Predicted 3D model of a 96-nucleotide RNA (c-di-GMP-I-GGC riboswitch aptamer) from Alicyclobacillus shizuokensis NBRC 103103. The coordinates come from a structure-prediction model, not an experiment, and the mean pLDDT is 88. Lineage of the source: Bacteria > Bacillota > Caryophanales > Alicyclobacillaceae > Paenalicyclobacillus shizuokensis. The model forms 95% of the base pairs in the Rfam consensus. It was read from a public genome assembly, where an Rfam model found it.
RNA sequence: AACGUUCAGGGCAAACCAGCGGAAACGCUGGGACGCAAAACUACGGGUCUACGGGCUGCAGCUAAGGCCAAGUCUAGGAUCGCCGGGUUGCCGUUG
Numbered sequence: 001a002a003c004g005u006u007c008a009g010g011g012c013a014a015a016c017c018a019g020c021g022g023a024a025a026c027g028c029u030g031g032g033a034c035g036c037a038a039a040a041c042u043a044c045g046g047g048u049c050u051a052c053g054g055g056c057u058g059c060a061g062c063u064a065a066g067g068c069c070a071a072g073u074c075u076a077g078g079a080u081c082g083c084c085g086g087g088u089u090g091c092c093g094u095u096g
Base pairs, nucleotide, nucleotide: 001095002094003093004092011036012035016031017030018029019028020027021026034082040088041087042086044085045084046083047080048079049078052077053075054074055073056072057071061068062067
């Protein structure tokens, strides 16, 4: 450096359930194991998810008017590394 899970020590923890946080996606803690040779870390690129906030439109109704407004739609400052890739680090073994 490459390949791999045979050896040895092991590690992580999907779905689901409970509690907590959050507008949500989702996250954390505990239980629980579908799986994982980086299922360790990192939102750097792509993909995907959410829409508090912001923009546009705006039914019915209300307003003297300006407007308010259900809903729709667009939008990451949000999320996802167990979606893919990149970057960083690492155990054992084999080969060079």